Small-subunit ribosomal RNA, central domain from an uncultured prokaryote, 347 nucleotides, folded computationally. Its mean pLDDT, the model's own confidence on a scale to 100, is 89.
[in-house]
Context: one part of a larger RNA
This record gives sequence, C1' cells and structure tokens, in this order.
RNA sequence: CUGGGCGUAAAGAGCGCGUAGGCGGUCUCUUAAGUCAGAGGUGAAAGCCCGCAGCUAAACUGUGGAACUGCCUUUGAUACUGCAGUGCUUGAAUUAGGUUGAGGUCGGCGGAAUGUGACAUGUAGCGGUGAAAUGCUUAGAUAUGUCAUAGAACACCAAUUGCGAAGGCAGCUGGCUAGACCUAUAUUGACGCUGAGGCACGAAAGCGUGGGGAGCGAACAGGAUUAGAUACCCUGGUAGUCCACGCCCUAAACGAUGCUCACUCGAUGUGUGAUCUAUAUGAUUGCGCGUCCAAGGGAAACCGUUAAGUGAGCCACCUGGGGAGUACGUCGGCAACGAUGAAACUC
Repeated sequence: CUGGGCGUAAAGAGCGCGUAGGCGGUCUCUUAAGUCAGAGGUGAAAGCCCGCAGCUAAACUGUGGAACUGCCUUUGAUACUGCAGUGCUUGAAUUAGGUUGAGGUCGGCGGAAUGUGACAUGUAGCGGUGAAAUGCUUAGAUAUGUCAUAGAACACCAAUUGCGAAGGCAGCUGGCUAGACCUAUAUUGACGCUGAGGCACGAAAGCGUGGGGAGCGAACAGGAUUAGAUACCCUGGUAGUCCACGCCCUAAACGAUGCUCACUCGAUGUGUGAUCUAUAUGAUUGCGCGUCCAAGGGAAACCGUUAAGUGAGCCACCUGGGGAGUACGUCGGCAACGAUGAAACUC
C1' cells in the first nucleotide's frame, strides 16, 4: 500500500459551527473534458513469457511471436460524470398560526433546615461509638421558647419524565434570548450532506486577582482500632466547595456505539402536538423517551425503524503485549500540566 476493521477483542475525535476538499435531487438543451470505439505514430535492445532451432542434454545461445497494460495525434459515439444555459419541486430554507420544556443569561423574592449571637426557662450532663476516648459543659452546656443574623442548597411535586450539540440543566417570579415540534397555504428554487486545517463551547479538580465563608471538608492535629494503622471509625479542622472576572482543557467527557439520507414485520407503555368520530383504557397521523420481539446481523451475551440489519456519501481512528501516552523536539499554559508523539531493548 492492498485487503480488513472500529459497542464489549486494537480502534468513533468530549461536543458543535464551519473553510478547503470529497460527494450530491429532477426535466431538457449545448459542449465533448472524463468515458467508450476505429485508425495512425511511438512505447530502443537485452531480459521476462510462448513456439521452433544450435551446442551429445541442460545451463547458455540463435530466431520468430507475444507482451510492453503507457503516451501522443486523428475520426467518431453521447448513456453516465463534468462544464455552460433554461426550467421543476419532492431535498433544504423561509413565511403564517399554534404548542411544549429543570434550554441559556441577568435581576428580584420565598420557606424549611443548619450554624452563630442576644434574652428567657432550667440543671448535670451532652456528644460520639461495635465499645470507647479525644471534644463541649457549674464562668451554666445539651434541651425548650422568642428575636436577630449569615451562607449554601432548594424537601414534597419527581417519573424508565422533560430540555440541551455535548459538558450539563430543578424553589418561585420578571426582563432578555436560543432551539425543537405540529398544522396550513404561500415564497425561494438544490440554496444540500460531510468536513482535513481553523474557530467556539467544554463536569470536577487546579491556578490568578478581589470578595464570601453556614454546612461539608483533601492536608493537618488529636482519640480509638491494630502486631503495626502514615487507613477504614470518632472529635476538631485549613485550602477548597460559593460569587465576579481571567486562565486551565482533562474524565469510565459512556449508548465505551461519528454525522447525514433511504429501505426492512409487529406488540406495548409514556411525554408532547394535530385530525376524526362523539365518550372511551376510542381511531388515525407526526415528533420524542422506554420495554419486548419477526426478518436480518453477531464469537457470544446481545442488537433489532432510537440497529450493532440492508445500502449510499463524507470525516476521525486501529494494525501483537510491555517499554509508553514515556523520552526528545515543537506548540499551548502563570503554574499544575495539556496537545503532538518515537526508539533501543524485551516477551
């Protein structure tokens, strides 16, 4: 490289937008670049392959053919692809009316719980565990009541629910804002799909500056346990967790399953639209989220219209285990580190 693959064996980029490129609906017309056919030229010789021949045979050699799959010129063909033109409406988008949702962002508000403070009642314990102890408490704790205050998270509703490209999103409410879906004409007329580079977003932890700090809680301290116990358990507790702004860019970032389109029996639950009968566990038809299965696939378990089935287009990636996601170099970063990414050697 070819062939083959990528849910679990190596392999789908964390996710989107999009440049180049690749690929691209339908009718008609032009052209003839690709494509196909004929003819001509060229494609050195030797060699390879085939036939025949010469050395006693073979190696070797001679001779003829084939091959040289290519390139150029020319004459034609026009189905398909391309280029150019005119159209079309089913792909795509727009429009009108409606619907749904924890989609995003900024602000305001609320109650429960917890901690703290003040006052009051009240007296000897509280707390914690397998059992204890450290710890708190007669300077009045724990408990109970009232008031005040602080920060964080939003019980029930709640669901195999919903929304979002992914990460993710949940008290209530307002402003701004993005998407999806349904119905129906109308409009544009292929405007599409994918997407190397590129750009944007990207949980948690971590970093910088300034705030904030109730609870929880790496590190740390003490108490236990134990042969030991740098742990599991307990009492404390700093960073952090929270906010604003700026970085970091990684995850079992998972459906371990790239995106788009078409096709291939059904059953059932559920979310959300539309239509029709007219009431009921109704019927039909969309778009989602689940479960079970036919065909088919699969090494199997399983997947099965939300495919891992049958096909098409484009991209990413894989090529024995270890060494190693390491070294070196480069790029990015304040750093932590990230991205790219070998070899020797070894089995």